[in-house]
Notes:
Predicted 3D model of a 159-nucleotide RNA (glmS glucosamine-6-phosphate activated ribozyme aptamer) from Alicyclobacillus fructus. The source organism's lineage runs through Bacteria, Bacillati, Caryophanales, Alicyclobacillaceae and Alicyclobacillus. Its Rfam family is "glmS glucosamine-6-phosphate activated ribozyme aptamer". Rfam's curators write: This entry contains a glucosamine-6-phosphate activated ribozyme that is found in the mRNA for GlmS. GlmS is an enzyme that uses fructose-6-phosphate and glutamine to generate glucosamine-6-phosphate. By type it is a riboswitch.
RNA sequence: CAGCGCAUGCAAGCGCCUGGACUCGGGCUUGCCCGAGUUGACGCGGAGGAGGUCGGCGAACGAUUCGGCGGAUGCCUCCCGGCGCCUAUCCGAUCGCGCCGCAAGCGAAGCCUGAAAUCCGCCGGGCGACCGGCGGGACAGAGGCGAGCAGAUCGGAUG
Numbered sequence: 001c002a003g004c005g006c007a008u009g010c011a012a013g014c015g016c017c018u019g020g021a022c023u024c025g026g027g028c029u030u031g032c033c034c035g036a037g038u039u040g041a042c043g044c045g046g047a048g049g050a051g052g053u054c055g056g057c058g059a060a061c062g063a064u065u066c067g068g069c070g071g072a073u074g075c076c077u078c079c080c081g082g083c084g085c086c087u088a089u090c091c092g093a094u095c096g097c098g099c100c101g102c103a104a105g106c107g108a109a110g111c112c113u114g115a116a117a118u119c120c121g122c123c124g125g126g127c128g129a130c131c132g133g134c135g136g137g138a139c140a141g142a143g144g145c146g147a148g149c150a151g152a153u154c155g156g157a158u159g
C1' cells in the first nucleotide's frame, strides 16, 4: 500500500463514474487511436408508522447542474396521536370538513423576513484541464403577520 473481517463516525443537489466533454503525454492515416488525469448540482427546505410512487423550492448557466448507477426526510393512501371549525361562556361526547406530526383551517391588498454559488478582487497547489481558500457587493422561492371568512347534534356546569 492492497485485500478481508470487526467496531465507530459521517450524506441527502447526497455518494459514485465504464459514456460524453476537457487537459497533458505518445503515435500517426490531421482527426482518430493509446495511456494518465480533470470534471460530473449553488444554496433553502425536510423524519410518527406501514404500503405505494416518475421525490420539494428557487438561484445560476444557456449544450455538461449533459448522461448513467445507487440512495434520499418529498408526494399519495391507510393507521396512530393531535389542532381548528356550532352555543352567552366553559368542560366534554359523536359524526363531518380542513389541517398537523411539537405543529396544526382558508385568506386579498399590504407589511416583515429571506441563501449560497454565479459576479468582482486576491492567495495557495498543479505543465495543464482544474482544485482549495480569503475578501467585497448583491439577488430567490418558501415562510410570518394580515381585513375577513370557516359545522351539525347532544350532555353537563356557570350566568
Stems, first nucleotide, its partner, number of pairs: 014070004019066001020039008042058003048079006080101006088158008105149002110145003119136007